RNA sequence: GGGCCUGUAGCUUAGUUUGGCUGGAGCACUCGGCUGAUAACCGAGAGGUCGCCGGUUCGAAUCCGGUCUGGCCCA
Numbered sequence: 001g002g003g004c005c006u007g008u009a010g011c012u013u014a015g016u017u018u019g020g021c022u023g024g025a026g027c028a029c030u031c032g033g034c035u036g037a038u039a040a041c042c043g044a045g046a047g048g049u050c051g052c053c054g055g056u057u058c059g060a061a062u063c064c065g066g067u068c069u070g071g072c073c074c075a
Base pairs, nucleotide, nucleotide: 001074002073003072004071005070007068010027011026012025013024020058029045030044031043032042033041051067052066053065054064055063
């Protein structure tokens, strides 16, 4: 220098196949219930510019272009 893949909440991730009815789940966190108390269990809540920038579209996590991070391969 070239090619392929990866990025969604504090952590692990579903969703991309067909653009819309979804930004969802588990753990962790906060509050409440239960208990003599703790754990467990039950209920509720907060937390996301879907790596970033731009484009297409009535509408983008999803399609297109560029770019960054990490990984693999070729030279």